The RNA shown here (FMN riboswitch aptamer (RFN element)) has 127 nucleotides and comes from a bacterium.
Model confidence (mean pLDDT): 82 of 100.
It was read from a public genome assembly, where an Rfam model found it.
[in-house]
RNA sequence: GUGAGUCUUCGGGGAUUGGUGAAAUUCCAUACCGGCGGUUAAAGCCCGCGACUUCUGCUUAAAUAGCAGAACUGAGCCGAUGAGAUUUCGGCGCCGACGGUUAAAGUCCGGAUGCGAGAAGACCAAC
Numbered sequence: 001g002u003g004a005g006u007c008u009u010c011g012g013g014g015a016u017u018g019g020u021g022a023a024a025u026u027c028c029a030u031a032c033c034g035g036c037g038g039u040u041a042a043a044g045c046c047c048g049c050g051a052c053u054u055c056u057g058c059u060u061a062a063a064u065a066g067c068a069g070a071a072c073u074g075a076g077c078c079g080a081u082g083a084g085a086u087u088u089c090g091g092c093g094c095c096g097a098c099g100g101u102u103a104a105a106g107u108c109c110g111g112a113u114g115c116g117a118g119a120a121g122a123c124c125a126a127c
Stems, first nucleotide, its partner, number of pairs: 001127002005123006017029003031107002033096002035049004044094002053071007076092005098110003
């Protein structure tokens, strides 16, 4: 220096101000937000991953518990600079699981003091 393994910690943001209405942070106008890794240079909308949802197998007396796997998985263009940018700058635009709700939700409440891509660190084989 590479690095198998064990452990610890961390690991998602956002409804402002009005309008209509019996009722809306859900509609309309306006406002606001952007997980993780990668990529010649910084990305919600380029590639991939996670989460959500559904299903299958294994474990089990049986599971809604645990482990493993699969399916599903939204959205960007133009100009400028440059060797290089769908990532920067300028302009205009777009997207956002499920259940709940006096009325339809990216922003409220809930599963969730959860899960988790992954980040940092400690210990420690082997080379």